This is a predicted structure of an 82-nucleotide RNA (c-di-GMP-I riboswitch aptamer). Its Rfam family is "c-di-GMP-I riboswitch aptamer". About the family: GEMM was predicted in a large-scale screen for bacterial structured RNA regulatory elements. The coordinates come from a structure-prediction model, not an experiment, and the mean pLDDT is 76. Of the family's consensus pairs, 94% are formed in the model.
RNA sequence: CACAUACAAGGGCAAACCUGCCGAAAGGCAGGGGCGCAAAGCCCUGGGCCUAAAGCAAAACCAUGGUCGUCCGGCUGCUAUG
Numbered sequence: 001c002a003c004a005u006a007c008a009a010g011g012g013c014a015a016a017c018c019u020g021c022c023g024a025a026a027g028g029c030a031g032g033g034g035c036g037c038a039a040a041g042c043c044c045u046g047g048g049c050c051u052a053a054a055g056c057a058a059a060a061c062c063a064u065g066g067u068c069g070u071c072c073g074g075c076u077g078c079u080a081u082g
Stems, first nucleotide, its partner, number of pairs: 003082004012037002017032006035069001041075003046071002048067003055061001
């Protein structure tokens, strides 16, 4: 340096749920919380999924709104052992 592995130690992240704020909603942010995570670190031009304000007379439809703790892809990285 590369690859593989992870009931250890130290350290890290933080699901559901609760409270507050933002948002039409989906959802997001902060605090509490802790189910889990060896990339549950970062990115999004793809697929999937969620929502449907605006558009339309209305219903339906629709992303320009979201989601990677959903799949693929890109970039980077701690500890231990081999």